[in-house]
RNA sequence: UCCCGAAAAAGGCAAACCGGUGGUGACGCCGGGACGCAAAGUCUCCGGCCUUGGUUGCAAGGUAGCGGGGCUACCGAA
Numbered sequence: 001u002c003c004c005g006a007a008a009a010a011g012g013c014a015a016a017c018c019g020g021u022g023g024u025g026a027c028g029c030c031g032g033g034a035c036g037c038a039a040a041g042u043c044u045c046c047g048g049c050c051u052u053g054g055u056u057g058c059a060a061g062g063u064a065g066c067g068g069g070g071c072u073a074c075c076g077a078a
Base pairs, nucleotide, nucleotide: 004076005075012037013036017032018031019030020029021028022027035065041071042070043069045068046067047066048063049062050061051060052059053058
């Protein structure tokens, strides 16, 4: 350095649900809350799923905690 990931240590994130708020919506953000997470940090490039509009080909969005991929990163037993 790369792989790897411990009944290790330090720290981190935060599902459902509840309150507030933005959006037609999927869903986002803030606070509470912890099911989980070793990239649950980040980016829609590919596939999936979801929403809205459209008669359809499709268009515009959402999901990074659905998978793949890109970039970056804490700790260090075997």
Predicted 3D model of a 78-nucleotide RNA (c-di-GMP-I riboswitch aptamer) from Sphingobium quisquiliarum P25. Its mean pLDDT, the model's own confidence on a scale to 100, is 88. The source organism's lineage runs through Bacteria, Sphingomonadales, Sphingobiaceae, Sphingobium and Sphingobium quisquiliarum.